[in-house]
RNA sequence: GGCCCGGUAGCUCAGCUGGAUAGAGCACCAGCCUCCGAAGCUGGGGGUCGCGCGUUCGAAUCGCGCCCGGGUCACCA
Numbered sequence: 001g002g003c004c005c006g007g008u009a010g011c012u013c014a015g016c017u018g019g020a021u022a023g024a025g026c027a028c029c030a031g032c033c034u035c036c037g038a039a040g041c042u043g044g045g046g047g048u049c050g051c052g053c054g055u056u057c058g059a060a061u062c063g064c065g066c067c068c069g070g071g072u073c074a075c076c077a
Base pairs, nucleotide, nucleotide: 001073002072003071004070005069006068007067010026011025012024013023019057028044029043030042031041032040050066051065052064053063054062
């Protein structure tokens, strides 16, 4: 450098044949329970969907460029 995969909540991930409000588990906060805590139960907060541009009535999803991580091949030595 070429090609391939990935980047979504604090963490691990789903959603990616375009469809309107973006989700789960864990974690966190509050309440219940308890002598207290853990566990359990109930509720809640938390998102520029890597960045920009474009296509479209509509983009996490499609196209182009760039950034980051991983894999592989090649080149140099």

The RNA shown here (transfer RNA) has 77 nucleotides and comes from a Deltaproteobacteria bacterium. Its Rfam family is "tRNA". It is annotated as a transfer RNA. The coordinates come from a structure-prediction model, not an experiment, and the mean pLDDT is 82.